A computed fold for a 347-nucleotide part of an RNA from an uncultured bacterium, annotated as small-subunit ribosomal RNA, central domain. It matches the Rfam family "Bacterial small subunit ribosomal RNA".

Context: one part of a larger RNA
RNA sequence: CUGGGCGUAAAGGGCGUGUAGGUGGCUUUUUAAGUUGGAUGUGAAAUCCCUCAGCUCAACUGAGGAAUUGCAUUCAAUACUGAUUAGCUAGAGUGUGGAAGAGGAAAGCGGAAUUCCUAGUGUAGCGGUGAAAUGCGUAGAUAUUAGGAGGAACACCAGUGGCGAAAGCGGCUUUCUGGUUCAACACUGACACUGAGGCGCGAAAGCCAGGGGAGCGAACGGGAUUAGAUACCCCGGUAGUCCUGGCCGUAAACGAUGAACACUAGGUGUAGGGAACUUUGUUCUUUGUGCCGAAGCUAACGCAUUAAGUGUUCCGCCUGGGGAGUACGAUCGCAAGGUUGAAACUC
Numbered sequence: 001c002u003g004g005g006c007g008u009a010a011a012g013g014g015c016g017u018g019u020a021g022g023u024g025g026c027u028u029u030u031u032a033a034g035u036u037g038g039a040u041g042u043g044a045a046a047u048c049c050c051u052c053a054g055c056u057c058a059a060c061u062g063a064g065g066a067a068u069u070g071c072a073u074u075c076a077a078u079a080c081u082g083a084u085u086a087g088c089u090a091g092a093g094u095g096u097g098g099a100a101g102a103g104g105a106a107a108g109c110g111g112a113a114u115u116c117c118u119a120g121u122g123u124a125g126c127g128g129u130g131a132a133a134u135g136c137g138u139a140g141a142u143a144u145u146a147g148g149a150g151g152a153a154c155a156c157c158a159g160u161g162g163c164g165a166a167a168g169c170g171g172c173u174u175u176c177u178g179g180u181u182c183a184a185c186a187c188u189g190a191c192a193c194u195g196a197g198g199c200g201c202g203a204a205a206g207c208c209a210g211g212g213g214a215g216c217g218a219a220c221g222g223g224a225u226u227a228g229a230u231a232c233c234c235c236g237g238u239a240g241u242c243c244u245g246g247c248c249g250u251a252a253a254c255g256a257u258g259a260a261c262a263c264u265a266g267g268u269g270u271a272g273g274g275a276a277c278u279u280u281g282u283u284c285u286u287u288g289u290g291c292c293g294a295a296g297c298u299a300a301c302g303c304a305u306u307a308a309g310u311g312u313u314c315c316g317c318c319u320g321g322g323g324a325g326u327a328c329g330a331u332c333g334c335a336a337g338g339u340u341g342a343a344a345c346u347c
Base pairs, nucleotide, nucleotide: 004318005317006316007301008300012315014201015200016199017198021194022193023192025088026087027086030083031082033081034080035077036076037075038074039073040072041071042070049065050064051063052062053061054060091191092188093187094186095185096183097182098181099180103177104176105175106174107173108172109171110154115149116148117147118146119145120144121143125136126135162169163168206247207246208245209244210243211242215241216240220236221235222234223233258314259313260312261311262310263309266292267291268290269289270288271287272286273285274284275283276282277281296303297302320347321346322345329340330339331338332337
């Protein structure tokens, strides 16, 4: 290479968008590039294979044939693929009218709670634990009442509910804005699928600059526990957590399951829309989201119209364990580090 694979054994890119490329619906015209058939030329000889012959046989040698599966030219064929012509509407998209939604961005507002401050009442404890102590408190704490400040998060509703490509999104209002879905028609007419590179998005932590800082809280200090206790428990507490702008680009970024399309028993729940009725609740249909199960698949577990079934197209990835996601080089980054990614050796 051929081949075999990727839920859990090695293996699906974190997710999108899209360039090149690959692949691509129905009918038709022409062409004849691919494809198929024929002819001619060439495809050195020797070798290999077949038949015959010569050395007494064989090896060996000679003659003839076959083969040389290729290439070129030419003549045909036209089903399929390509190119081309003219159309079509079943894929895709646009329009019209509805619908649901924590989809995104910005601004404003709200109440509960924690903490702090001020004032009142009030007096000796509070707090914390398995038990304690550190800690706070007669300079009046804890408790309670009133007022104020500030930051962060939004109880109930809340639901294997919803939305989003993924990361993710949850108080309320307004503005701007993306996508989805349903119904019946009209329009465009293959405009499609995938997608190496590229570009964009991308939790948390971390980094840079400027703000902010209530609670929580790496590091750190103290108290306990313990043989010790650089921990688990307790009292404190800095970065951080929050906002604005800019980096980082990684996660068990998981459904550990790439995207698209078609086909292959059902049952039951739930969210959105539509239709029909026997209309207040049943049936049908469609788009999501769960559970259980037929065939089939699977090493088993399990999956099963939301496939891990049956097929087609395209991309990514795997090839024994360790060494190692290391070294070196390249590249990106302020750094931390990321991406790409070996070998010796060893079992």